Notes
The prediction has a mean pLDDT of 80. Transfer RNA from Oceanicaulis sp., 76 nucleotides, folded computationally. Its Rfam family is "tRNA". By type it is a transfer RNA.
RNA sequence: GCCGAUAUAGCUCAGUUGGUAGAGCAACUGAUUUGUAAUCAGUGGGUCGGAGGUUCAAAUCCUUCUAUCGGCACCA
Numbered sequence: 001g002c003c004g005a006u007a008u009a010g011c012u013c014a015g016u017u018g019g020u021a022g023a024g025c026a027a028c029u030g031a032u033u034u035g036u037a038a039u040c041a042g043u044g045g046g047u048c049g050g051a052g053g054u055u056c057a058a059a060u061c062c063u064u065c066u067a068u069c070g071g072c073a074c075c076a
Stems, first nucleotide, its partner, number of pairs: 001072007010025004019056001027043005049065005
C1' cells in the first nucleotide's frame, strides 16, 4: 500500500425482509435467611464508533473517516 471482518447497555453478544433496540451476566430494590451466599420477583441502564447521503421511516442500504483484528504485498 491492497483486500476482508468487526464496532450495539458496565461486560459478552443477538437484532431475519428498513418500521419507534433485546437477552445473559453484572449493578440496584424487595422477598426468603439469625446473617452471608444461593434462589425467586422487580427496577434502572444504550437514540447502535464519527460525519454525510437515500427514504415517509435507517443499528440495518450507500459514501467517507476512525479504531481493533486477520490475510496479502513491499522493504536486506